[in-house]
RNA sequence: GGCCCUGUAGCUCAGCUGGAUAGAGCGAGAGUCUUCUAAACUCUAGGUCCUGCGUUCGAGUCGCAGCAGGGUCACCA
Numbered sequence: 001g002g003c004c005c006u007g008u009a010g011c012u013c014a015g016c017u018g019g020a021u022a023g024a025g026c027g028a029g030a031g032u033c034u035u036c037u038a039a040a041c042u043c044u045a046g047g048u049c050c051u052g053c054g055u056u057c058g059a060g061u062c063g064c065a066g067c068a069g070g071g072u073c074a075c076c077a
Stems, first nucleotide, its partner, number of pairs: 001073007010026004019057001028044005050066005
């Protein structure tokens, strides 16, 4: 440098054929229970859907460019 894959909550990941308000588990906070802790149960908070532009009535989802990470092939001395 070429090609491919990935980017969504603090972490790991879903999100279907584009459709109204984006979810789960773990973690965090609060509560119930318990002598206390843990466990269990209940509730709550937490999002620039990587960035920008475009297409569309409508974009997490489609297109283009860029950025970041990974894989692979090649190059170099």